[in-house]
Context: one part of a larger RNA
RNA sequence: AGGCGGGGGAACACACAAGCAGUGGAUUAUCUAGAUUAAUUGGAUACAAAGCCAAGAAUCUUACCUGGACUUGACAUGCAAUGUGUCAUAUAUGAAAGUAUGUUAUUUGUAGCAAUACAAAACUUUGCACAGGUGGUGCAUGGUCGUCGUCAGCUCGUGCCGCAAGGUGUCUAGUUAAGUCUAGGAACGAGCGCAACCCUCAUUAUUAGUUAGAAUGUCUAAUAAGACUGCCUGGGCAACCAGGAGGAAGGAGAGGAUGACGUCAGAUCCUCAUGCCCCUUACGUCCAGGGCUUCAUAGAUAAUACAAUGGGUAGCAACAACGAGAAGCAAUAUCGUGAGAUGGAGCAAAUCUAUAAACCUACCCCUAGUUCGGAUUGUAGUCUGGAACUUGACUACAUGAAGUUGGAAUUGCUAGUAAUGGCGAAUCAGCCAUGUCGCCGUGAAUAUGUCCCUGUUCCUUGCACU
Numbered sequence: 001a002g003g004c005g006g007g008g009g010a011a012c013a014c015a016c017a018a019g020c021a022g023u024g025g026a027u028u029a030u031c032u033a034g035a036u037u038a039a040u041u042g043g044a045u046a047c048a049a050a051g052c053c054a055a056g057a058a059u060c061u062u063a064c065c066u067g068g069a070c071u072u073g074a075c076a077u078g079c080a081a082u083g084u085g086u087c088a089u090a091u092a093u094g095a096a097a098g099u100a101u102g103u104u105a106u107u108u109g110u111a112g113c114a115a116u117a118c119a120a121a122a123c124u125u126u127g128c129a130c131a132g133g134u135g136g137u138g139c140a141u142g143g144u145c146g147u148c149g150u151c152a153g154c155u156c157g158u159g160c161c162g163c164a165a166g167g168u169g170u171c172u173a174g175u176u177a178a179g180u181c182u183a184g185g186a187a188c189g190a191g192c193g194c195a196a197c198c199c200u201c202a203u204u205a206u207u208a209g210u211u212a213g214a215a216u217g218u219c220u221a222a223u224a225a226g227a228c229u230g231c232c233u234g235g236g237c238a239a240c241c242a243g244g245a246g247g248a249a250g251g252a253g254a255g256g257a258u259g260a261c262g263u264c265a266g267a268u269c270c271u272c273a274u275g276c277c278c279c280u281u282a283c284g285u286c287c288a289g290g291g292c293u294u295c296a297u298a299g300a301u302a303a304u305a306c307a308a309u310g311g312g313u314a315g316c317a318a319c320a321a322c323g324a325g326a327a328g329c330a331a332u333a334u335c336g337u338g339a340g341a342u343g344g345a346g347c348a349a350a351u352c353u354a355u356a357a358a359c360c361u362a363c364c365c366c367u368a369g370u371u372c373g374g375a376u377u378g379u380a381g382u383c384u385g386g387a388a389c390u391u392g393a394c395u396a397c398a399u400g401a402a403g404u405u406g407g408a409a410u411u412g413c414u415a416g417u418a419a420u421g422g423c424g425a426a427u428c429a430g431c432c433a434u435g436u437c438g439c440c441g442u443g444a445a446u447a448u449g450u451c452c453c454u455g456u457u458c459c460u461u462g463c464a465c466u
Stems, first nucleotide, its partner, number of pairs: 001466002003463003007460007015450002019413005026304008034295002042053002064290007073130001077129005083123001088103006106121006132279002135277003141273002143268003146264001148262001153192006159168003171184004198256004203225007228250001231244005306406001310365006324353002328347002333342003372403001377398007419442007
C1' cells in the first nucleotide's frame, strides 16, 4: 500500500420492514442432470448454467449413428500434360448417391480460295502443388459478450512531505442520485467516469397534409417554445434543504440508449478470424434411413387449475395500440356442427385485409370432486408438405386423471407499477409458442423507517495474510 474481521462509525439499494401476487404440493409444456441407446451431436454449471446458444430438429437444418458410395475431391487458385471412351445425351442398375454400357461432339481470332496450320478461351481427364476438417487446445490468442454495476469510483502533471516503498491531492464539516457541489485545509490544476449533449412520451404554438376529416377540432409529421430552484416564505457562511405560488409538467418530469480503471486464466477455437497440435482412400465429401423427440428418478422456468370477485348460455357483439402483408394479406358470397373448402372484390396499403378480450345486461348453477378442473385415451376428420410410422398442428364426438390453495424454504414488484385481460411481430411450407420481443385495456395495496438479514460505497482500527 492492499486484503480480511461473527472490530467501530457514516451512508445506500425492493436488502429488510410494511404490503400485493407468487414459486416450493397437482397435471402438462420446455430445458438440464442422471439412466438408457448403434446414436441419443456439441457447448453453457453459484449469483452471472438450466423456455440458455436454438428468432422454429419430420427430410433439409445436422455437427451424431447404421449402411451404401467418392478420393485433386462438394468449394478455390496455379503449373504441366491430354482431347479417342472422358463433356453432353440416352439406357441399365440402385433406396439415393453413385457405377456400368451405347451414341456423339466446342467457341473465337490470325494466315489461307479451300483443305488445313497456329494462338487464345471454355470444358473434360491425368499428374503435382494443394483443397477440406462444427477435429483438440477459450489455460496460446484477436474480436464479441456476461458479471460486480449505471456502483461512484479509477488516475495523472507540477508542488509539498518522507532515506525509501509511498503519502498528499481523493482528507474534515456539510450536501447530493453522484469524487454532485460548497466551506476549510500544502496543495494547485487536469483526465477517464457522474451529469449534460442523443431518442421516445407528456403541454402549447406555427407550418404542411392524402389515403383520415363536410368544416373546426382530433389525427399525421416537421420546426419551435416550455422547467431554470427562475419567483415567494423559512433554515443555512455557502452548497443546498423544507414548504408554497403559478404551470400540462417541479426540483433528475417519466422511460430508453449510454457501462470508467479493472475483477472472475468468467463464456465463446460450433458466428467469424487465428498460433500450435492432429486427420489426409479419411477426423474430408455425397446419399438413404435412423437419432437429437428414449424414461424409474431429481432439479430449473413457465402454462392451466383447484372455483361463486367464479363457471355456463344468450344479448350488446361496446371501446384499442404496436405491427405485418405479393411464391403475400385476403373481403362479400356459397358449402361444412367445426378445423376448413370453393371462389377471388380489394390492397406493394393512414386507402384493402384481421369480431379485441376482460367489461356491461339478463337467466341458470348453490359448495359438490360439482354445470369446478381439464390431463389421458378411443373413433372420425381438416390443413401444410414430396413425405406426418418413429415425430406436426388443428377440429368434432365420446372419455373425464390428479388437483379442495400447497412442508422447510424461497421469488418479483414502489404507479399507470404489481396483478389481471386480450392483440401483434420475428423465426417460419407447417409447427410441438404455454417461449421470446413488443402493444394497448382494466388497474391496486403498502413504505414519510434502517434494529436486524443480503450486498455495496467511504473513513477508521486490529492482524499468525500478501

This is a predicted structure of a 466-nucleotide part of an RNA (small-subunit ribosomal RNA, 3' major domain) from an uncultured candidate division SR1 bacterium. Rfam family: Bacterial small subunit ribosomal RNA.